This is a predicted structure of a 95-nucleotide RNA (Guanidine-I riboswitch aptamer) from uncultured Bradyrhizobium sp.
[in-house]
RNA sequence: GGCAGCUAGGGUUCCGGCUCGAAAGAGUGCCUGGUCCGAGAGCAGCCGCCCGGGAGCGUAACUUCCGGGUGCACGGCGGGACAAAAGCCCGGGAG
Numbered sequence: 001g002g003c004a005g006c007u008a009g010g011g012u013u014c015c016g017g018c019u020c021g022a023a024a025g026a027g028u029g030c031c032u033g034g035u036c037c038g039a040g041a042g043c044a045g046c047c048g049c050c051c052g053g054g055a056g057c058g059u060a061a062c063u064u065c066c067g068g069g070u071g072c073a074c075g076g077c078g079g080g081a082c083a084a085a086a087g088c089c090c091g092g093g094a095g
Stems, first nucleotide, its partner, number of pairs: 001047003005043002009037002014034002016031001017028004048070009072092001074095001078090003
């Protein structure tokens, strides 16, 4: 650095709930929820990368195994997408 999982969080396309209705259906997210979205600064995993060592043949090349490392991180306003919103994206942005 990449991928995928979970959570904080988020709204309301679908399901469900509630209300109206004979029904079809309509309304409702200051409806607990399920589907769904979802963290650079949250959790944890895989890969990649760096360092050290071992083995496969005597060196190199190549392959493979083991161990270690992958730091620090406060953050608007505003805009954007999906049905819509958000700690998502703009963005480790401006500051």